[in-house]
């Protein structure tokens, strides 16, 4: 360099950062065929799943 695989640090556990993509929750308005319909904006430790890129260990080459 490349790959793989962890996550000490954490005012119970879990959770390293960042930003993104599905799907989920909540909220605000809106549409007409009023269907528990449709599709649109925002909200946030979304305890769901995944990308990329970075910290920080540890194999591999």
């Nucleotide at each position: 360099g490349g790959u793989u695989u962890c996550a000490a640090c954490a005012u119970c556990c879990c959770c390293g950062u960042a930003g993104g993509u599905c799907g989920g929750g909540c909220g605000c308005a809106g549409c007409c065929a009023u269907g528990a319909g449709c599709g649109g904006c925002g909200c946030a430790g979304u305890g769901g799943a995944c990308c990329u890129a970075c910290u920080g260990g540890a194999g591999c080459c």
Model confidence (mean pLDDT): 83 of 100. This is a predicted structure of a 61-nucleotide RNA (nadA riboswitch). RNAcentral holds the sequence, with entries from Rfam, Ribocentre and ZWD. Its Rfam family is "nadA riboswitch". For this family Rfam cites "Structure and ligand binding of the ADP-binding domain of the NAD(+) riboswitch" (Huang et al., RNA, 2020).